[in-house]
RNA sequence: UCCCUGAUAGCUCAGCGGUAGAGCAACCGGCUGUUAACCGGUAGGUCGUUGGUUCGAAUCCAACUCGGGGAG
Numbered sequence: 001u002c003c004c005u006g007a008u009a010g011c012u013c014a015g016c017g018g019u020a021g022a023g024c025a026a027c028c029g030g031c032u033g034u035u036a037a038c039c040g041g042u043a044g045g046u047c048g049u050u051g052g053u054u055c056g057a058a059u060c061c062a063a064c065u066c067g068g069g070g071a072g
Base pairs, nucleotide, nucleotide: 001071002070003069004068005067006066007065010024011023012022013021018055026042027041028040029039030038048064049063050062051061052060
């Protein structure tokens, strides 16, 4: 320098054009003599940044930033 790949909740990850989800963690409640476990519920997101395409973008396109892999 070039190519590939990833960036989504505190953490691990789904979601591949049509209102953004799960598990764990947190908080509240139930159960229990108490804790743990178990059960129910609640909250939590500028979807890496800036533009573009589209009626509509986490999703498609471009550039850039950062992580991982490869070529020279």
Predicted 3D model of a 72-nucleotide RNA (transfer RNA) from a Candidatus Peribacteria bacterium. It matches the Rfam family "tRNA". By type it is a transfer RNA. Model confidence (mean pLDDT): 83 of 100.